[in-house]
């Protein structure tokens, strides 16, 4: 410090997720030791049991218990036991009294301020402590204990009587105290203990002294109370709250101020700087994270607060409204004799419960601290320690060295090996920790006692202090630590291994099981599931889950944005608020500097020290960024004062304008009405129909009525804040601009709440109503058509008044100010002018620099550079929805969530693809022609049907005379039967044989096969070893075998776009980038062919050429070819020749080379010459990058899966040849350009020994016979046919046509029935040129005619090849189809066979409404009123003091009033849960209906509004471009 994830790819926006650190944690697996810490986060739920606050006899009366002493009695073993008595002593139960139980310990319920933090303040109290001053005199009356009586189960009382005090009460003395009317008045106490020389004594003591106390007072310290300021959560869908409320006066009350309380008076106080209300919460030092600023948090430790079963209350006291005190009420638990009582673990342990979850009913007061005490001491679950727990942090160990035969085993393997791995074993060492044994600190200071000294004192007692000696206190503790002994001995796991993210293979599974933090993985080869091997990371731990911060600049103060991504209010005015021009003076609030106080300790940081180190502990420093006080400074901001004119405004003079309002008025047009002329249609559409019209329409003329809107001018022209504004005239009225001067003197800018205006639609009332036109009706279209189109038509549109308050209210761009190159239009002014123009203000456009931007783009009219103020945004959906509030007559508007759900949603640009977008171009694509198909018959293939089987594949073009260049058996893969099981075929092993095998024949059988038999016949090599090889039979298992599956696992081959002209690369350049450029443009071409231009320059695969055939010619060579001349014969038959033809080798030739025109002086094009051939001469082979998961596992090969007495193998028969039907491809016809008959010509290219087969003979013929020749330029197949010559037929179902059927034959073959071809004779069907539709072809082509070959025993109308005869037409590119290039739109990228919307149906989820129902909280109004306090008090009782003895004063009880808790009633508010039914929403692999959107999405879309409709939606009105196309306009460059 970043990374993954939206896309085909890119940049951006934006969310989600991950890597880090941390925790009072929990869970899973695992677990050796030690140190230091930590340990109910949940039920402030309920608690059994024990302990947690006592102490003082030196305050008191005393003596229940224990011990001692004394006295007495008894027993007697004469010093023991027992008993009794004496408080005499040590001590001490209970009681009176003092101090302490307000500390320490726990918890966080409540509390958003009566709290806390920081800093101040004045009107206070303060036990114990410290320092002063003074005092401590003299009396009195009680009450416990105790004794007696008595009630009660108990708890606990009642009555009578006795008694002490440091308990209680007067009196005295009083000021430095309090009060004061300044005269004065008032207020206190307590003793106890130690020691003691004189003196006194009632023998208690007095007296002296010391110590501890006591009283009063002054101060200090400490602690506590109170007040103020600032800070300290969320919600405005909580906006108004408040009557003791705010203030005053007086009184009361308090330790003290104060409405704290009361009486009276006034009407205030708080609040947008957030009052009130609701929800949540103890606060802080700190902790955690972060670079910091911030965020989250408030366990342990420390400070403060609050609470103690719930609520209320006071008492005592220095201090409480009191955790282990009291009273009352309530709930709960326990005891009970039913009358009544007792209790409060949020102290330490512990129990139950809750929970994912948190420990021992331990030891000790040895240390530290606290209470009491003179002290010893006692108490102390505070505390110190121990126990449990890997809960965390830190440290240590589980060995070390050597050791290659790289052992065995495991795993993988390309079978060679690799890896685990120096790892193990083995050898040599060491002994930390744990274990056993022995030794052994420190934590201890006190205290006691003895001695000496000092102080006090009359004193050597006593007491206090100092020093010294002795003595003496340890829970932890079997302590830490040290030493010895033995032995590698007792000690390693967890997670992960697709990317992020370090680490890979095998097996199993087969969208199953499962994984997952995100992306995602799994549908038969899973590095992603499960296991294993190996590896990586951390390590006594490792992972997971939860939580916080970080990354996240993803709430942006540091540090973000708002044209199109989320985001500028529709516009303006404007109070509060915020900000504000120039100069001077002053002030010192902000600001800056210094000082002082404070900011507790701990913690963090730095430097040291102590535990062997570390964690941990500890000393010092720094820091605590803060607050307060104070002193300086005066630049800037603010305040005050004075001035200025550049901002702003006013005046003067001009001026442009659809600016607004009101009232008039004008003409054109539509419609209607009336009348005239006039006759059959009008109207409307893509085409029609509804509609109007012979009752006279439409057309035309005249007249009238009425409403609405203002053509031309007219314009990216004008005006206005926006919405918006258009004939003309008048009146009223707002604002702007320009020019020059004068005046005011900052008067300014922005603006939450607020106010005003605000298109269209809509609403209310009243008018008006020509045209248009939601709804509605009808006609069309359509599968339907609640639409688009047509005919009608009502609200409405118009006016007046009043509402509504929204729009794509848009420049999708808030307002204001300043600054930052220019060019060119236009509107309104001014100045100058040589009249061309130049210049300056104010608007409005276009282009463009710097700069900005994700890009597109913006660019002085900013989206640039800055400042001020306001509004708004924070992933998509849910949703601008629900609820609540406000507004509205309503429609609705405004404000505005959550649950739930997804990992995206989005912007700009790129490359493709697509468009019922555009432009250019090409092609037998259309057109122009010729001939077909589609109709008939037949052949053949397919579908369908049938069947035991009709084997399988191929499926638009690019399946269908295709695989099949040839199914009677075979083929054959199919069917029904009969058989075989190491197999029909291959390799290996074992045994046997070499009589193996071949062959002839017989029997059974359909055959396979089984049985029998005849004849021939005796394997080879050799190292001589039944050694090796070969063959055969039998056996066993490895295996064979499979036309079984997967062409979506594959190779190879092939089809297709398409013989279309395209597809790319290197370097450079441009762009953030994907990419672009090149390859686009202007020409041209068959062509990305070539030329020119150009930020491109080059290159590759394609095109072309090179190759083959053909067309001309030359050379060479002449047999089997040829024959001009010579000879010869029936015949190139022969001699001869190689000139010609021909054959087959090699050359030449054609290149826009030449001429003219055109073009840009180019490429090229047009025409011509020459030439056999002219512009790639004709044909072939040749198929770029790629597309279609195209075809083929049945040619072959092959991964995986499947079958193994069968899905393998053999065999005979059947089937592939079926047949109501449909389609494709062909043949043959329908005839006279013909049929038939007779005659006569002319080819090319092939094939042939398992072959072609001549002549001759036989047969009507198919053919038979025959055998010559030929391994082929020699022989044969082999007569070419159309053509030509002649004859006949005469337009007819024919002398056309030949299907079908009958009979008789031929050939092939083992075999011709299913199921061959051919021949002869006879038969003689449909068919008279073919509907919609559709195919081929541009020249030696179509058409037509025959010939050959492959396959093949036989079997072509198919296929492939060959030649013969041999046309017509092309104006042209509008249209159909396909393709190429450029451009445009896109929500597509699996790429339009795309994407995608809504209703309905089903399942699940959360949520709104809902008659209501049940809880919680709370306001108001009442009732009620325990305990307590205060006031009053006619009742009852009453020790201290006073008394005139009557009583008084004072007190207690009782009664009553006020306040008030619990409780009760009524009525509101609010919140939670639930609810028949119901609304929409979300999610779900396959449901239904349509097709709304994306391309001009097929009616451009969208916004607002209104109506309508199953649904998406449709229609009206107004608006927007975020609309394609075409045209126009404007501007820029050359």
């Nucleotide at each position: 410090a970043g990374a993954g994830u939206u896309u085909g790819a890119u940049c951006c926006u934006g969310g989600c997720u991950c890597a880090g650190a941390u925790u009072g944690a929990a869970c899973g697996c695992u677990g050796g030791c030690g140190g230091c810490a930590g340990g109910c986060c949940u039920a402030a739920c309920a608690c059994a049991u024990g302990c947690a606050a006592g102490u003082c006899g030196a305050g008191c009366g005393g003596u229940a218990a224990c011990a001692g002493a004394g006295a007495g009695u008894a027993g007697c073993u004469u010093g023991c036991u027992a008993c009794u008595c004496u408080g005499c002593u040590g001590a001490c139960g209970a009681g009176c009294g003092g101090c302490g139980g307000a500390c320490g310990g726990g918890u966080g319920a409540g509390u958003a301020a009566u709290g806390c933090u920081u800093g101040g303040g004045a009107a206070u109290a303060u036990g114990c402590c410290u320092u002063g001053u003074g005092g401590u005199g003299g009396g009195g009356g009680a009450c416990a204990a105790c004794a007696g009586u008595u009630g009660g189960a108990a708890a606990c009382g009642a009555c009578u009587g006795c008694u002490a005090a440091u308990a209680c009460c007067g009196c005295a003395u009083g000021a430095u105290g309090u009060c004061u009317a300044c005269g004065g008045a008032c207020c206190a106490a307590a003793g106890u203990g130690g020691g003691g020389g004189a003196c006194c004594u009632u023998c208690g003591g007095g007296c002296c002294u010391c110590a501890c106390g006591c009283c009063a007072u002054a101060a200090g310290a400490u602690u506590a109370g109170c007040c103020c300021a600032a800070g300290u959560g969320g919600g405005a869908u909580u906006a108004g709250c408040u009557a003791g409320u705010u203030g005053g006066u007086g009184a009361g009350g308090u330790a003290a101020u104060g409405g704290c309380u009361c009486a009276c008076c006034a009407a205030g106080g708080c609040g947008a700087c957030g009052a009130u209300c609701c929800c949540u919460a103890g606060c802080u030092g700190g902790u955690u994270u972060g670079a910091g600023a911030g965020g989250a948090u408030g366990a342990u430790c420390a400070g403060c607060c609050a609470c103690a079963c719930u609520g209320g209350g006071a008492c005592u006291g220095a201090g409480a409204c009191a955790c282990g005190g009291c009273c009352c009420a309530g709930a709960c638990u326990c005891c009970u004799a039913c009358g009544g009582g007792a209790g409060g673990c949020a102290g330490c342990a512990g129990u139950g419960g809750g929970g994912a979850a948190u420990a021992u009913u331990g030891c000790a007061c040895a240390a530290u601290g606290g209470g009491c005490g003179c002290a010893a001491g006692c108490c102390u679950g505070a505390u110190g320690c121990a126990g449990c727990c890997a809960u965390g942090c830190c440290g240590c160990g589980u060995g070390u060295g050597u050791g290659a035969a790289g052992a065995a085993g495991g795993c993988c393997u390309u079978c060679g090996g690799g890896u685990u791995g120096u790892a193990a074993a083995g050898c040599a060492c060491u002994u930390u920790c744990a274990g056993u044994a022995a030794g052994g600190a420190g934590g201890a200071a006190a205290g006691g006692u003895u001695a000496a000294g000092u102080g006090u004192u009359a004193a050597u007692a006593g007491c206090a202090c100092u020093u010294a000696g002795c003595u003496g206190u340890g829970a932890c503790g079997u302590u830490a630590c040290u030493u010895a002994c033995a032995g590698a001995a007792g000690a390693a796991g967890c997670a992960c291994c697709g990317g992020c993210u370090a680490a890979c293979u095998c097996c199993g599974u087969g969208c199953c099981a499962g994984c997952g933090g995100c992306c995602g993985c799994g549908g038969u080869a899973a590095u992603a599931c499960g296991g294993a091997g190996g590896g990586u990371g951390c390590g006594a731990g490792c992972g997971u889950u939860a939580a916080u911060c970080g990354g996240a600049a993803u709430u942006a103060c540091u540090g973000g944005g708002c044209g199109u991504a989320a985001a500028g209010c529709g516009u303006a005015c404007g109070c509060g608020g915020g900000c504000g021009g120039u100069u001077u003076g002053u002030u010192a609030a902000g600001c800056g500097a210094g000082a002082u106080g404070u900011g507790a300790a701990a913690g963090c940081c730095c430097c040291g020290g102590g535990c062997u180190c570390a964690a941990c502990c500890u000393g010092g420093g720094a820091a605590c960024u803060g607050c307060a006080u104070u002193u300086c400074g005066a630049a800037c901001u603010g305040g005050c004062a004075a001035a200025c004119u550049a901002g702003a405004g006013u005046g003067u003079g001009a001026u442009a304008g659809a600016g607004g309002g009101u009232g008039g008025u004008a003409g054109a047009a539509u419609u209607u009405c009336a009348g005239g002329u006039g006759u059959a249609g009008c109207g409307g559409u893509g085409a029609a129909a509804u509609g109007c019209g012979u009752a006279g329409a439409g057309a035309u003329c005249u007249g009238a009525a009425g409403g609405a809107a203002u053509a031309c001018c007219g314009a990216u022209g004008g005006c206005g804040a926006a919405g918006g504004c258009a004939g003309c005239c008048a009146c009223c009225u707002g604002g702007g601009u320009c020019a020059a001067c004068a005046c005011u003197g900052a008067c300014g800018c922005u603006c939450a709440u607020g106010u005003a205006c605000g298109a269209a639609a809509g609403c209310g009332u009243g008018g008006g109503g020509a045209g248009c036109a939601a709804a509605c009706a009808g006609g069309a279209u359509u599968a339907g058509a609640u639409a688009c189109c047509c005919u009608g038509g009502u609200a409405g549109u118009c006016c007046a008044c009043g509402c509504c308050g929204u729009a794509a209210a848009c420049g999708a761009u808030g307002a204001g100010u300043g600054c930052u190159a220019g060019u060119u239009g236009u509107c309104g002014g001014g100045a100058c002018u040589u009249c061309g123009g130049u210049u300056u203000c104010g608007g409005u456009g276009a282009c463009g620099c710097a700069g900005c931007u994700a890009a597109c783009g913006c660019a002085u009219u900013a989206a640039g550079c800055a400042c001020u103020c306001c509004g708004c945004c924070u992933g998509g959906g849910g949703a601008g929805u629900a609820c609540g509030g406000u507004c509205g007559c309503a429609a609705g508007a405004u404000u505005a969530a959550a649950a739930c759900u997804c990992a995206a949603a989005g912007g700009a640009a790129u490359u493709g693809a697509c468009g019922g977008g555009g432009g250019c171009c090409c092609g037998c694509a259309c057109a122009a022609g010729c001939g077909g198909u589609g109709g008939g018959g037949c052949a053949u293939g397919u579908g369908g049907u049938u069947u035991a089987a009709u084997u399988c594949g191929a499926a638009g073009c690019a399946a269908c005379g295709c695989g099949c260049a040839g199914a009677a058996c075979c083929u054959u893969a199919c069917c029904a039967a009969c058989c075989c099981u190491u197999g029909a075929c291959a390799u290996c092993c074992c045994u046997a044989u070499c009589g193996c095998g071949a062959u002839u024949a017989c029997c059974a059988g359909a055959g396979a096969u089984g049985g029998u038999u005849u004849u021939c016949a005796u394997c080879a090599g050799u190292u001589c070893g039944g050694c090796u090889g070969g063959a055969u039979a039998g056996g066993u298992g490895a295996c064979a075998g499979g036309u079984g599956c997967u062409g979506c696992a594959u190779g190879g081959c092939u089809g297709u776009c398409g013989u279309c002209a395209g597809c790319u690369c290197g370097u450079g350049u441009c762009g953030u980038g994907a990419g672009a450029u090149g390859u686009u443009g202007g020409g041209u071409u068959a062509a990305g062919u070539c030329c020119c231009g150009c930020a491109a320059c080059g290159a590759g695969c394609g095109c072309a050429a090179c190759c083959c055939c053909u067309g001309u010619u030359c050379c060479u060579a002449g047999u089997u070819g040829c024959c001009a001349g010579c000879a010869u014969u029936c015949a190139g038959u022969u001699g001869g020749g190689c000139a010609c033809u021909c054959u087959a080798g090699g050359g030449a030739g054609a290149c826009u080379g030449c001429c003219g025109g055109u073009g840009a002086c180019a490429a090229g094009c047009c025409g011509g010459a020459g030439g056999a051939a002219g512009g790639u001469g004709g044909g072939g082979a040749u198929g770029a990058c790629g597309u279609c998961a195209a075809g083929u596992c049945a040619u072959c090969a092959u991964g995986g899966c499947c079958c193994u007495u069968a899905c393998g193998g053999c065999c005979a028969g059947g089937g592939c040849u079926a047949c109501a039907c449909a389609c494709g491809u062909g043949c043959u016809a329908c005839a006279a350009u013909g049929g038939u008959c007779g005659g006569u010509a002319c080819a090319a290219a092939g094939g042939g020994u398992u072959g072609c087969c001549a002549a001759g003979c036989c047969g009507c013929g198919a053919g038979g016979u025959g055998g010559a020749g030929c391994u082929a330029a020699u022989c044969c197949c082999a007569u070419a046919a159309a053509a030509c010559c002649g004859a006949u037929c005469g337009u007819a179902g024919u002398c056309c046509g030949g299907a079908u059927c009958g009979c008789a034959g031929u050939c092939u073959g083992c075999a011709a029935c299913u199921c061959g071809a051919c021949u002869g004779c006879g038969u003689g069907a449909a068919g008279u040129c073919g509907g919609a539709a559709u195919c081929g072809c541009u020249a030696g082509u179509a058409a037509u005619c025959g010939u050959g070959a492959a396959u093949c025993a036989g079997a072509a109308u198919g296929u492939c090849a060959c030649g013969g005869u041999g046309a017509a037409u092309a104006c042209g590119u509008u249209c159909c189809c396909g393709g190429g290039c450029c451009u445009u739109g896109u929500a597509c990228a699996c790429a339009c066979c795309g994407c995608c919307c809504g209703u309905c149906a089903c399942a699940c989820c959360a949520u709104g409404g809902g008659a209501g129902u049940g809880g919680g909280u709370u306001g108001c109004u009442c009732c009620a009123g325990a305990a307590g306090u205060a006031g009053c008090u006619a009742g009852u009782c009453u020790a201290a003091c006073c008394u005139u003895c009557g009583g008084g004063g004072g007190g207690a009880c009782g009664g009553u009033u006020a306040c008030c808790a619990c409780g009760g009633a009524g009525u509101g508010a609010u919140u939670c849960a639930u609810g028949a039914c119901u609304g929409g929403g979300g999610u779900g692999a396959a449901g239904u209906c349509g097709u709304a959107a994306c391309a001009a999405g097929g009616u451009a879309g969208c916004c607002g509004u209104a109506g309508g409709g199953g649904a998406a939606c449709c229609u009206g009105c107004g608006g927007c471009u975020g609309g394609a196309u075409c045209a126009c306009c404007u501007c820029c460059u050359u």
Overview
The RNA shown here (small-subunit ribosomal RNA) has 1534 nucleotides and comes from an uncultured bacterium. The prediction has a mean pLDDT of 85. The sequence is in RNAcentral, with records from ENA. Rfam family: Bacterial small subunit ribosomal RNA.